[in-house]
Molecule: glmS glucosamine-6-phosphate activated ribozyme aptamer
RNA sequence: GGGGCUCCGUUAGCGCCUGGACCAGAAUGGGCUGGUUGACGAGGGUGGCAGUUAUCGAAACACUCGGCGGAUGCUGCCACGGCCAAAGGGUGAGUCGUAAGAAGGGGAGCAAAAAGCGGAUUAGAGUCCGUAACAGAGACCCCUUCAACAUCCAAG
Numbered sequence: 001g002g003g004g005c006u007c008c009g010u011u012a013g014c015g016c017c018u019g020g021a022c023c024a025g026a027a028u029g030g031g032c033u034g035g036u037u038g039a040c041g042a043g044g045g046u047g048g049c050a051g052u053u054a055u056c057g058a059a060a061c062a063c064u065c066g067g068c069g070g071a072u073g074c075u076g077c078c079a080c081g082g083c084c085a086a087a088g089g090g091u092g093a094g095u096c097g098u099a100a101g102a103a104g105g106g107g108a109g110c111a112a113a114a115a116g117c118g119g120a121u122u123a124g125a126g127u128c129c130g131u132a133a134c135a136g137a138g139a140c141c142c143c144u145u146c147a148a149c150a151u152c153c154a155a156g
Base pairs, nucleotide, nucleotide: 014069015068016067017066019065020037021036022035023034024033025032040057041056042055046079047078048077049076050075051074052073080097081096082095083094088153089152090151091150092149101146102145103144104143105142106141107140116131117130118129119128120127121126
């Protein structure tokens, strides 16, 4: 320095709740107290600052409504890094982010929940567990188009 195994912690589509909805209690008038619910996964990270209602579909049609905070999105600037073709290097412009050009088309592959069924639990609203199928975006592969420039140095 490398590899294997085990354990722990972390890993943000995440957390929260003064609205709403729902339950219970005492009341009986327009409210009180206590509780429940309030995002299903996929994808997403060079660093800093600022701005911004931050991607994709599934389900449902108030269980994902409404609000707050945060956040790996996007944009601008700065820094770092890659590419910028066929012979090296530097700088600028451009474009991206370590799998390090863009756009369009095609392809392959990929989810969890809800519903149903079964079980546990609660006084209840509900909560938890097991079980099946089914996406889209991005990334990946192929094709097409566009971009692949300017300048300096070295070598010849």